A computed fold for a 687-nucleotide part of an RNA from a marine metagenome, annotated as large-subunit ribosomal RNA, domain II.
It matches the Rfam family "Bacterial large subunit ribosomal RNA".
The coordinates come from a structure-prediction model, not an experiment, and the mean pLDDT is 83.
[in-house]
Context: one part of a larger RNA
């Protein structure tokens, strides 16, 4: 992992409450107990309980009572239906739907592992070093001291056994729940070790690591309290039908829990007509926008208080001001906490109109929800970041399938009762993949733009507009000229058109030619330009607006059209006609719910419905056992198993037939439950 079996809302309570059913009813009912013809049946039993009256703390009073001085006012009452059983929903008390802690407490069992200690034994190849002491000799006054021997000390040295475990390789579903290999440390010591013993769980032991105390240790193990508790996680078993949420507000030692409200469902009730939507009409309002009349912010100018600075002044005063600047005026602005103004929506109401038709509201039973998410719009926070966060509002997902967007909860279209090899459409599409136009008309694009992006840049191309020029010759090209006063004056070493300054930058000759637009020289020179003529020959120049393109354009494994591929498109713009396209709509048949009508009371006709998580409500199927009914069935083969493409039912399911099996088992109507498995890292067994 698979298969089989088992496995989770139960039971008790003279407990509470609601609904249904039944008996009796201003009453209802017995409990213990007793009796009995033995039936878990009947009779007796009225103690007690609930109801029929309430008010008050109570005494007490009573359709009233309490408060109160009150005959006032006010509070609670008075209008009558209950009660006893059974069933069901929910609640309470109990383990209370099932499984699950880590823990806590009690009593015991453990030191054959390991820690420490006690008692008594055992073990340490071999090699090395050579302390004290002692002896001899030297030496000294004597000592000290030295030398040579002897000697054999040491938590001494090297290194096996033994003990350990520093490095690394392997092993890691191992050969092994700690090992193997190669090296490594200690190895006469605080050494290692055998046997026996002692110390026990908030306790021991610990050269101390929270280590160890039997593969278990920040409190061992076993049994018990015990089904501890678990606002947590997981799981919770047949079918069909109707309706169908929430992820919000307030509060919370509260934030992943709960209470009340909101939203769902079921039953009953109220009727004047309610409720909702749209229209009409009437209202309140201070948002968007706008504005500057207030509050503030803020631009330039004018006018001009006050101040600064300068001049003047013995003082007082006075003058100037391209400084700062109030009020006022003109001008141009800004504001969530500004408003002289002021919408659209939305909100409230109404003798109204239309549509739906009880959806509103009330009472009662039962819930679930109280982690929401994305998108559009209006805001806050943030960086006018976020698949960010937080409000408001609408939609969708949640709980929604189908078609489109290549794929894609939320985007676009559209809300799936069932069947159909019928039709029409939506979004979106119609060259091939791939259903439907290689459709029609007119343009544009050349970039594969289409099929990602900005500031900015550019004789891309198409269209529109404006202003000049042009056969008296334009624009471009080519040929030629582009001069003189003059090197203008100043400055300067120099300044000659061209470093700089000045200037009414002038005059002359001319077809035309600046006291010069650029390059150049130290300064000149030199080369161009403006301007002019000739030549050539017909259009040309500048600017603005618009369509579609171009560059700008760099990311890491391999291209962003879904791909192929597409260029008078299969791209873009405008228009047209067809077609395809969904579980939408229609058609045909069928099922079912609710409403209306009719009756033959479960049928017919009509209308509207039938997506669905949590959840509420309804109707059923099956399993085991029991009662009742009988003229049930079975060795001529029950139950069970197995096969079937067969029959019935909307489904859970029920039949029938074959094979197997070998002794019991159905049906109908009721009743009672150890009543339905695929999930719980479920339990047991098998593979």
């Nucleotide at each position: 992992g698979c298969c089989a079996g088992c496995a989770a809302g139960u039971u008790a309570c003279u407990c509470g409450u609601a609904u249904c059913u039944a008996g009796c009813a201003a009453g209802g009912u017995u409990a213990a107990a007793u009796c009995u013809a033995a039936a878990g049946g009947g009779a007796u039993g009225g103690a007690g309980c609930c109801g029929c009256a309430g008010g008050g703390a109570a005494a007490c009073c009573a359709a009233g009572u309490c408060u109160g001085a009150a005959c006032a006012g006010g509070g609670c009452g008075a209008u009558c239906a209950g009660u006893u059983a059974g069933a069901u929903g929910c609640g309470g008390u109990a383990g209370a739907c099932g499984c699950g802690a880590a823990a806590c407490c009690g009593g015991g069992u453990g030191a054959u592992c390991u820690u420490a200690c006690c008692a008594u034994g055992g073990c340490c190849a071999g090699g090395u070093u050579g302390a004290a002491g002692c002896a001899a000799c030297a030496g000294u006054a004597a000592a000290a001291u030295g030398u040579u021997g002897u000697g054999g000390a040491g938590g001494a040295c090297c290194g096996a056994a033994c003990c350990g475990a520093c490095u690394u390789g392997g092993g890691u579903u191992g050969a092994a729940a700690a090992c193997c290999g190669a090296g490594c440390g200690g190895a006469u010591g605080a050494g290692c070790u055998g046997u026996g013993g002692u110390a026990a769980g908030g306790g021991g032991u610990g050269a101390a690591a929270g280590g160890c105390c039997a593969a278990u240790c920040a409190a061992a193990c076993c049994c018990g309290g015990u089904g501890a508790u678990a606002u947590c996680u997981c799981g919770u078993u047949c079918u069909c039908u109707c309706c169908g949420a929430a992820a919000u507000g307030c509060a919370u030692c509260u934030a992943g829990g709960u209470g009340c409200a909101g939203c769902g469902u079921u039953a009953c009730g109220u009727u004047a007509a309610a409720a909702u939507a749209u229209c009409a009409u009437g209202g309140a309002g201070g948002u968007a926008g706008a504005g500057c009349a207030c509050u503030g912010a803020a631009u330039g100018g004018g006018c001009u208080c006050g101040g600064g600075c300068c001049c003047u002044u013995a003082u007082c005063a006075g003058g100037g001001u391209a400084c700062c600047a109030a009020c006022c005026c003109c001008u141009a602005u800004c504001a969530a906490a500004c408003u002289c103004c002021g919408a659209a929506u939305g909100c409230c109401a109404u003798u109204g109109a239309u549509a739906u038709g009880u959806u509103c509201c009330g009472u009662a039973g039962c819930a679930g929800u109280g982690a929401g998410g994305c998108a559009g719009u209006g805001g806050g926070u943030g960086a006018u970041a976020a698949g960010a966060u937080u409000c408001a509002u609408u939609g969708c997902c949640g709980a929604g399938a189908g078609g489109g967007a290549a794929a894609c909860a939320a985007c676009c279209c559209a809300g799936a009762c069932c069947u159909a090899c019928a039709g029409c459409u939506a979004a979106g599409g119609c060259c091939c993949c791939u259903a439907a136009a290689u459709u029609u008309u007119u343009a544009c694009u050349a970039a594969g733009u289409g099929a990602u992006a900005a500031a900015g840049g550019a004789u891309g191309u198409a269209g529109a507009u404006u202003a000049g020029c042009a056969c008296a010759g334009a624009c471009a090209g080519c040929u030629a000229g582009g001069a003189g006063g003059u090197u203008g004056g100043c400055u300067u070493a120099g300044a000659a058109g061209c470093a700089g300054c000045c200037a009414u930058u002038c005059c002359u000759u001319u077809a035309a030619a600046g006291a010069a637009a650029g390059c150049g020289u130290a300064a000149c020179a030199g080369c161009u330009c403006a301007c002019u003529a000739g030549u050539c020959a017909a259009g040309g120049u500048a600017a603005u607006c618009u369509g579609c393109g171009c560059c700008g354009a760099u990311a890491a494994u391999c291209u962003c059209c879904g791909g192929g591929a597409c260029u008078c498109a299969a791209g873009u713009a405008a228009a047209a006609u067809g077609c395809c396209g969904a579980a939408g709509c229609u058609u045909a048949g069928g099922a079912u719910u609710c409403c209306c009508a009719g009756c033959u009371u479960g049928c017919u006709g009509g209308g509207a419905g039938u997506g669905g998580u949590a959840g509420g409500a309804g109707a059923g199927c099956g399993u085991u056992c029991c009662a009742u009914u009988a003229a049930c069935u079975g060795u001529c083969g029950a139950a069970g198993g197995u096969u079937g493409a067969c029959c019935c039912g909307g489904g859970a399911g029920g039949g029938c037939a074959g094979c197997u099996g070998g002794a019991g088992g159905a049906a109908a109507u009721g009743g009672a439950a150890a009543u339905g498995a695929g999930g719980a890292u479920g339990c047991u067994g098998g593979c």